The RNA shown here (c-di-AMP riboswitch aptamer (ydaO/yuaA leader)) has 160 nucleotides and comes from a Dehalococcoidia bacterium. It matches the Rfam family "c-di-AMP riboswitch aptamer (ydaO/yuaA leader)". Its family is annotated with cyclic-di-AMP binding and regulation of gene expression in the Gene Ontology. The organism belongs to Dehalococcoidia, within Bacteria.
């Protein structure tokens, strides 16, 4: 003097997940009672599926379409300890891998347009739940670290 790492503090993201009030603490946080904001149950009327391999929920996280890699079946040959084993097929299957689209979903630091990127997880219920008014019931956690452009338009901030 550059850069990384840790810890604090500001600001920013995804998401319902922020905020107050009380009491503890190792002073990192923890319990508790609240409220913002979010789920899920649960009649009439309409409405539609399912029965044991289905059905459903939260969430954006779902749909098609090629081709076939490792695999599975079926067929053929050898071999054989008769149980299976190796090889080969122009066979068929395709759940995960692999390549493309559509849909939907987040971000680029106030909205819109343009571009331009990333994501399509993961958890739960437990045979059971359409929608649902009264009413009943939960949740209120975790994880990160963006910065391209044009015109407009709204806000704020100083001045006067």
């Nucleotide at each position: 003097u550059c850069g990384a790492a840790a810890c604090g503090c500001a600001c920013g993201c995804c998401u319902a997940g922020u905020c107050c009030g009380c009491g503890c603490c190792a002073c990192g946080g923890c319990g508790u009672g609240g409220a913002a904001c979010g789920g899920g149950g649960g009649a009439a009327c309409c409405a539609g599926u399912u029965c044991u391999c289905g059905g459903g929920g939260c969430g954006a996280g779902u749909c098609c379409g090629c081709a076939a890699g490792g695999g599975c079946a079926u067929c053929c040959u050898u071999c054989c300890c008769a149980g299976g084993a190796a090889g080969g097929a122009u066979u068929g299957c395709g759940a995960c891998g692999g390549c493309g689209g559509a849909a939907c979903g987040g971000c680029c630091a106030u909205c819109u347009c343009c571009g331009g990127u990333c994501g399509u997880a993961g958890c739960c219920c437990g045979g059971c739940a359409g929608c649902u008014a009264a009413c009943c019931u939960c949740g209120g956690a975790g994880g990160c670290g963006u910065u391209g452009g044009a015109a407009g338009a709204a806000c704020c901030u100083c001045g006067a």

The sequence was found by an Rfam model in a public genome assembly.